[in-house]
RNA sequence: GCACGAAAAGGCAAAGCCAGCGAAAGCUGGGGACGCAAAGCCAUGGGUCUACCGUCAUCGCAAGAUGACUACGACUGCCAGGUUGCCGAAU
Repeated sequence: GCACGAAAAGGCAAAGCCAGCGAAAGCUGGGGACGCAAAGCCAUGGGUCUACCGUCAUCGCAAGAUGACUACGACUGCCAGGUUGCCGAAU
C1' cells in the first nucleotide's frame, strides 16, 4: 500500500408519526432508530415502482367512466459499475 473488518471516535438514519410539495411513485423538513464501512456522491447497465399526459379497447348521444399499455417521472437502504473517503485489531 492492497485485500479485509476487531475496537474506538465521529457519521448516516428503516418503519411508523407530524408538517409541506406532488396526479402518483415519491421528495423535503421535524422528530424517531431497524439497520449501515461507503446507508458518501453519480440513474451509467439491469431491476423495481408510478401513470397527470398520450395511445388503444369497452361503455356512452355527449360530457365522461373503466381497463390495458407506455417514462420523458421516481427509487442508489435491490444488484452491478464509476468516483471520492475515516480508523487500524487479527489474517
Predicted 3D model of a 91-nucleotide RNA (c-di-GMP-I-GGC riboswitch aptamer) from an Anaerolineae bacterium.
The model forms 89% of the base pairs in the Rfam consensus.
Its Rfam family is "c-di-GMP-I-GGC riboswitch aptamer". Its family is annotated with cyclic-di-GMP binding in the Gene Ontology.
NCBI's taxonomy places the organism under Bacteria, Bacillati, Chloroflexota, Anaerolineae.
Its mean pLDDT, the model's own confidence on a scale to 100, is 88.